Transfer RNA from Camelus ferus, 65 nucleotides, folded computationally. The sequence is in RNAcentral, with records from Rfam. It matches the Rfam family "tRNA". Rfam classes the family as a transfer RNA.
RNA sequence: GGUAUAGCUCAGUGGUAGAGCGCAUGCUUAGCACGCAUGAAGUCCUAGGUUCAAUUCUCAGUACC
Numbered sequence: 001g002g003u004a005u006a007g008c009u010c011a012g013u014g015g016u017a018g019a020g021c022g023c024a025u026g027c028u029u030a031g032c033a034c035g036c037a038u039g040a041a042g043u044c045c046u047a048g049g050u051u052c053a054a055u056u057c058u059c060a061g062u063a064c065c
Base pairs, nucleotide, nucleotide: 001065002064003063004062007021008020009019010018015052023039024038025037026036027035045061046060048058049057
């Protein structure tokens, strides 16, 4: 100096967060796989400050490079 967001890899923007893969269920099949549909899964590393409102701005700390 950089990074930290779903199980993994990563987006994202001051107005309570998404994708791909994976996972579960259903359809399909003799069965599996593929495919289709639906769903679950996140106190956005921790704690302060600014703000009507912070994952986003800012300060300190922690972990990794």